Transfer RNA from a Candidatus Bipolaricaulota bacterium, 72 nucleotides, folded computationally. It matches the Rfam family "tRNA". Rfam classes the family as a transfer RNA. Gene Ontology term of the family: triplet codon-amino acid adaptor activity.

RNA sequence: GGGCGCUUAGCUCAGCGGGAGAGCGUCCGCCUUACACGCGGAAGGGCAGAGGUUCGAAUCCUCUAGCGCCCA
Numbered sequence: 001g002g003g004c005g006c007u008u009a010g011c012u013c014a015g016c017g018g019g020a021g022a023g024c025g026u027c028c029g030c031c032u033u034a035c036a037c038g039c040g041g042a043a044g045g046g047c048a049g050a051g052g053u054u055c056g057a058a059u060c061c062u063c064u065a066g067c068g069c070c071c072a
Base pairs, nucleotide, nucleotide: 001071002070003069004068005067006066007065010024011023012022013021018055026042027041028040029039030038048064049063050062051061052060
């Protein structure tokens, strides 16, 4: 330098045009003599950034940035 993939909650990831979600973690409550386990609930994001297409974009297109793999 070229090709491909990835970027979504604190962490690991799902979701790939019309509800932003799960597990773990955190906090609260229940349970327990107490802790752990278990059960219930809550907080936590506007989807890497910008532009475009569309009635509508996390999802499609372009550019930029970061990370990873392959080739040179």